[in-house]
The RNA shown here (Bacterial RNase P class A) has 379 nucleotides and comes from a bacterium. It was read from a public genome assembly, where an Rfam model found it. Model confidence (mean pLDDT): 76 of 100. The model forms 97% of the base pairs in the Rfam consensus.

RNA sequence: GAAGGGGGCCGGGCGGUCGAUCGAGGGCGACGACGUCGCCCUCGGUAGGAAAGUCCGGACACCAUAGGGCAGAGACGGCCGCUAACGGCGGCUCCAGGUGACUGGGGGAAAGUGCCACAGAAAACGAGACGGCCGGUCGACUCGUUCGAUCGGUCACGGUGAAAAGGUGAGGUAAGAGCUCACCGGCCGCGCGCGAGAGCCGCGGCGCUCGGCAAACCCCGUCUGGUGCAAGACGAAACUGGGAGCAGGGCGGCCCGUCCGAAUCUCCCGGGUACCGUCGCAACGAGCGUGUCGGGCAACCGCACGCCCAGAUGAAUGACCGUCGCCCGAUCGCUUCGGCGAUCGGGGACAGAAUCCGGCUUACAGGCCCCCUCCGACG
Numbered sequence: 001g002a003a004g005g006g007g008g009c010c011g012g013g014c015g016g017u018c019g020a021u022c023g024a025g026g027g028c029g030a031c032g033a034c035g036u037c038g039c040c041c042u043c044g045g046u047a048g049g050a051a052a053g054u055c056c057g058g059a060c061a062c063c064a065u066a067g068g069g070c071a072g073a074g075a076c077g078g079c080c081g082c083u084a085a086c087g088g089c090g091g092c093u094c095c096a097g098g099u100g101a102c103u104g105g106g107g108g109a110a111a112g113u114g115c116c117a118c119a120g121a122a123a124a125c126g127a128g129a130c131g132g133c134c135g136g137u138c139g140a141c142u143c144g145u146u147c148g149a150u151c152g153g154u155c156a157c158g159g160u161g162a163a164a165a166g167g168u169g170a171g172g173u174a175a176g177a178g179c180u181c182a183c184c185g186g187c188c189g190c191g192c193g194c195g196a197g198a199g200c201c202g203c204g205g206c207g208c209u210c211g212g213c214a215a216a217c218c219c220c221g222u223c224u225g226g227u228g229c230a231a232g233a234c235g236a237a238a239c240u241g242g243g244a245g246c247a248g249g250g251c252g253g254c255c256c257g258u259c260c261g262a263a264u265c266u267c268c269c270g271g272g273u274a275c276c277g278u279c280g281c282a283a284c285g286a287g288c289g290u291g292u293c294g295g296g297c298a299a300c301c302g303c304a305c306g307c308c309c310a311g312a313u314g315a316a317u318g319a320c321c322g323u324c325g326c327c328c329g330a331u332c333g334c335u336u337c338g339g340c341g342a343u344c345g346g347g348g349a350c351a352g353a354a355u356c357c358g359g360c361u362u363a364c365a366g367g368c369c370c371c372c373u374c375c376g377a378c379g
Base pairs, nucleotide, nucleotide: 001375003373004372005371006370007369008368009367010366012324013323014322015321016320017319018318020046021045022044023043024042025041026040027039028038029037030036031035048350052361053360055359056358057357058356059355060228061227062226063225067256068255069254070253073224074223075222076221077220078092079091080090081089082088093106094105095104096103097102107219108218112217113216114213115212116211130158131157132154133153134152135151136150137149138148139147140146166184167183168182169181170180171179185208186206187205188204189203190202191201193200194199232279233278234277235276240270241269242268243267244266245265248260249259250258287307288306289305290304291303293302294301295300326347327346328345329344330343331342332341333340334339
């Protein structure tokens, strides 16, 4: 200097004018009521890292108890930790890719069933002779390392394919092949070997291989009540008619347990009131910020100090002006050739809360920082 890998942060600042909304305090007024609405003053606050997707997990609420069990359905899947929890995060381990920093993946194919199209000679238990190579026989001939036919041997080489029944090398063979050998790989056995563990390592034996797919059905292990803020609570308004039921009803399947009940119960069919107001709703929280503090490889846990950070309900958090800064382009000047300065013009990403929180995934103009890998040059 260039190319890569991983992580973090910002994504406009300042000033002025006007405006919106919420909270606290104070004042005035309107309305028939619950209570609401309007105006004024002071102080304080007012979108995101993803607010998005609705993919996971919860807090919270209701279903009387959400009790026990089974099924069903669904999810997860190496080991050990973190967390309220998770399918998340961290570390380790094995496999695959990459020179590498790193990235992706992980129960079982010998319990059973199923699939592997097309191509190819042949695609699963031992399959497969297409080309080719080698040998025998016969024939032809240009008489040689020739050509053709046929029989036999051969999966080493080539072809087809995602995949063709271990790899490299040497020997051996008519040509080949674990045929033999060495190493690697595989299987089996042993080790008070190392390690919490998944695993790793060492020794010995055997020529030894029965493919792949389970985000195919399935098997094994672990886990999981349901519905969801349009959940719910209170107030206002408004009231009834008819029918059925008794072991009926209370949780989406079942069983056990338990509770209610002879009409103030359960179910069905009609009518009436409200379609409103307040709360839920911004909350002391699994809360946020800082720390060269302690523990831990880390995720994270603890401690210390500080802070209280939107709450609308047809939906507020905005508009304008000036200036600075950032990016792009043009022109001019300077230059140590890395770049710097001035002027003009243009631009500014993805994108908007709706109960809240922890994750994941997706989108993002432009800019900054940190760590790591590899290549080249100079010293």